[in-house]
Context: one part of a larger RNA
Formats: sequence, C1' cells, structure tokens
RNA sequence: AGCGAACGCUGGCGGCAGGCUUAACACAUGCAAGUCGAACGCUCGUAACAAUACGGGAGUGGCAGACAGGUGAGUAACGCGUGGGAACAUGCCCUUUGGUUCGGAAUAACUCAGGGAAACUUGAGCUAAUACCGGAUAAGCCCCGUAAGGGGGAAAGAUUUAUCGCCGAAGGAUUGGCCCGCGUCCGAUUAGCUAGUUGGUGAGGUAAUGGCUCACCAAGGCGACGAUCGGUAGCUGGUCUGAGAGGAUGAUCAGCCACACUGGGACUGAGACACGGCCCACACUCCUACGGGAGGCAGCAGUGGGGAAUAUUGGACAAUGGGGGCAACCCUGAUCCAGCCAUGCCGCGUGAGUGAUGAAGGCCCUAUGGUUGUAAAGCUCUUUCGACGGGGACGAUAAUGACGGUACCCGUAUAACAAGCCCCGGCUAACUUCGUGCCACCACCCGCGGUAAUACGAAGGGGGCUAGCGUUGCUC
Repeated sequence: AGCGAACGCUGGCGGCAGGCUUAACACAUGCAAGUCGAACGCUCGUAACAAUACGGGAGUGGCAGACAGGUGAGUAACGCGUGGGAACAUGCCCUUUGGUUCGGAAUAACUCAGGGAAACUUGAGCUAAUACCGGAUAAGCCCCGUAAGGGGGAAAGAUUUAUCGCCGAAGGAUUGGCCCGCGUCCGAUUAGCUAGUUGGUGAGGUAAUGGCUCACCAAGGCGACGAUCGGUAGCUGGUCUGAGAGGAUGAUCAGCCACACUGGGACUGAGACACGGCCCACACUCCUACGGGAGGCAGCAGUGGGGAAUAUUGGACAAUGGGGGCAACCCUGAUCCAGCCAUGCCGCGUGAGUGAUGAAGGCCCUAUGGUUGUAAAGCUCUUUCGACGGGGACGAUAAUGACGGUACCCGUAUAACAAGCCCCGGCUAACUUCGUGCCACCACCCGCGGUAAUACGAAGGGGGCUAGCGUUGCUC
C1' cells in the first nucleotide's frame, strides 16, 4: 500500500460497485424452455338457421430445449496462452443456379373392451398431414472407368394471392472438430518407464488425419535438457504490490476448458455422448393398497448443516438480448430494477459570524493564579441534509415505463434530526493529578508495576483519524 475479509466500539445521508473464499454437503416449496392453427386431423365453448367466425384443449408434426444461466470437483494436459498447419463438418443467414411430378400403406388423437393403489399400460376398430414409403425425372452431384460409357440418388405444401416454404448443387459468412512448434507449479528422501508400447503394410472406422481399432511384419519409443511416479492446481486477459526487475494472486467483468447426485452407455440431431432428455448400476431421499413407482438447486429465491463470515421464498418483460411465430403475440429468475449489509470507493452534513465579566462548573496550583476557552451563554444570520406541501422527467416513442410520483425543481417552518474511535515511556504526534503497590494489569519490540508510575486503572488536558476508528488474518 492492498483485501470478496472477519471481530470490538460507534453510526446521519446519497451515488457507484461488491456480497458462501467453508460442505462439488443434503435439500421442503415456487418459478428458471418453450412456441407455431399460415403443417395436420379431432374435440369443447361462445355467436349463428347453415356456411362460418372467435377462443380453449390434449395429440401427430416442425423449430428450439447443444444458447443463455451455475460451479471449479477433476485436469500438470495440445487443458490454457501464443504462432502456424491440412485431411474436415457447418441448422438458421447471404449470393447464384436447376427443380418442386405420379402414387401408396399406416398411426397417435378418438371410440370400445380390459389391467393397475398409483406411475402408467394392453387389445380391437377409425382417421389426417409439411409424419412415413414407393415410382418417375437428374443440368449439376456421388460411385466405377484412361476414356467412351455405365450405375446410384430428391422434393411438401400452406395461405388473407402479397408471399412463406420444400428438394438438388456451387460459393460465402459464421461457428466448430483435428494436428504441430514454443511457453505453462513443487518433489530425485521418485531413475529408470513402455506390448497397441514405437514404426511399417493392408483393412475397418470417423465429417476428417492418425494405433483411433484390428490382422500381419519389424523391435522399436521416452528419459539427468528430469521420463515415470507422488503432491498441489482450472488456464488466460488481468488484479495487488514494487522505481523497476520481480514477487503474490486468478473474487467481481471478459475469453477458453471441465463438470451437472456418483460411475458407465448410447439414441436423436447440423450440433450432445446432452444441468432442468433417455437407458443401466451404486448410494441417498420420498410415495405405496407391499405388487411396484418417483427424484436429483454446482439455475433464481429459499431451508437445514458447516463456518469467523456472505443478502429477498421481491417487481417487470418497459429497455437490451434470446427461442418460437408471416404477424399479432407468447415464453424468458438471461436481463433491467427494487429490498438487505458502512463490505469497499467517492461525495455531503452534523452549522456560520460575532461574542471577555475571560461567567458558572471541572481539573491543576507555589493559593497570586493557570487551564478547559471564543469554547459556552447571549446577539445576528443561513437551511445543505432531514421533515412537510406542490410540480415532475430522460431512458421510447406512432403506441407501450417495472424502476417511480423515483431523479430533479419550487415552496414552508425550525439550529432545528445527526460524533465517534484509538492513542499520549521510546519507536511515534500528544502530560499532569489521584488510586494501586512485582498486586491488579499493560505490552509488536525494548520493557513498565516492589509507596510520589508521563508505561497499570480513573479523571482533567492533549494528539491522530473521522461515519468511521481500532484489532486480527493474508499478499507485496
């Protein structure tokens, strides 16, 4: 000098920021991912004679649930940082181009009949699609081939008639996967390690290179320039300190990585081996009619526990951004706000001027006086802040404001509502009296206290900082 701090005493206001560093311990409750009727059939309600119109519901289908949000357990590694590389993918978006044809069979919903305490589930029957399947077509595309040529392979419609879609191909953009050089903590009281191990040929696999996997062949590969093993740790931009070199650190914000009760696995998909998806197993918790089921806050609040210690079961989608939708709109604990906390930084206030009989009181005294002290009182002012009354935004405008009657402005009354903490032997700014008597204590260090203690306790006085002041811890 600094801090995500804590503790003690004290505490007026505002702005901006920050707020489980410990148990990646367990979690009651609510919310945090939906949306589309301009893909589809069905059903209910309202209006209507009907056609139909508007709205609701579950279901099929599409897109999104791989983003956003959390945490730092693991990881000493191509994980991260930085600089390169070639053998790749890329939904939505942009540009260009060629198509969008003919058919078919089902199935959920629904109805009927069952099973079950529930979760849920079985059978039969009916139906639609931008769901599924087959045929046609193929400039370009893929495969075989030196070539000629041969083979393969697509589509979906909707509508309010403006469009929005669908399929093939090429290019772009963006994002991602992979490889390599260099850098990246401690220990030698860890010296040898390694059989898919190192390389080759061939095959498989992948979007793609590659022992990634497999068969065969060779016997290699790494290591005192520290392999292997053990310990510790997410990495970085940065942050703190320092004249710098360096040292320490990685909260908040931003980039990357890893994880989602623990371990394993794949499915779907452009993208996951998927926090609020699926399957299996363990542990734990809950429901049960004992046959069987359900769950995963390291999302936002909140609870218990641990701890020196860390907040509300709040408001709104108004703004920014995201998902769906042609749109209207819906969803969004992302976000924007509000609440709590002197946790930090910054700003302001607790009054200003005048006022000597140097009042009273306190303290000291050589008993004259000194000091507290212009301090108070008194007189004259002011009203920041706070209180009350009135007006009242920007942020967003064509309209829409949670914040919020907030910020800000005007007015009214009153010095009125507002000062503490630590220290005074030296270091180190600041001294006397009383009490105590090696006791009680103080103290970072030196040390102080055994009858006149500037060092203990109290008082008066003084010094320092100030809505804070001290102590403890940690870093330089």
About this RNA:
A computed fold for a 476-nucleotide part of an RNA from an uncultured bacterium, annotated as small-subunit ribosomal RNA, 5' domain. The prediction has a mean pLDDT of 86. The full RNA is in RNAcentral, with records from ENA, Greengenes and SILVA.